[in-house]
RNA sequence: CUACAUAUUGGCAAACCUGUCGAAAGGCAGGGACGCAAAGCUAAAGGGUCUACCGUUCCUGUGCAAGGAGCCAACUGACAGCCUGGCUGCCGUC
Numbered sequence: 001c002u003a004c005a006u007a008u009u010g011g012c013a014a015a016c017c018u019g020u021c022g023a024a025a026g027g028c029a030g031g032g033a034c035g036c037a038a039a040g041c042u043a044a045a046g047g048g049u050c051u052a053c054c055g056u057u058c059c060u061g062u063g064c065a066a067g068g069a070g071c072c073a074a075c076u077g078a079c080a081g082c083c084u085g086g087c088u089g090c091c092g093u094c
Base pairs, nucleotide, nucleotide: 003093004092011036012035016031017030018029019028020027021026034081040087041086042085045084046083047082048079049078050077055071056070057069058068059067060066
């Protein structure tokens, strides 16, 4: 420098529970471990998925209000533990 079959010191923490923020998806904190050799960062690199307060179309109603169904993520939401890419990086071993 390259690689990651095995192992160490350690690290992270799915589901679920509690609290909290949010319209939701989901985030954060604590508990908890299914897993992870980048399960560290990047959502403003690309694809994908989720949500729909707002907006919009239609229906019921029709004076409004209200209710229901569909669509909608845009420099306006979320997921990096969906995939590819980018950036950074500890220990050990061949």
The prediction has a mean pLDDT of 80. c-di-GMP-I riboswitch aptamer from Paenibacillus sp. 598K, 94 nucleotides, folded computationally. The sequence is in RNAcentral, with records from Rfam. It matches the Rfam family "c-di-GMP-I riboswitch aptamer". Rfam's curators write: GEMM was predicted in a large-scale screen for bacterial structured RNA regulatory elements.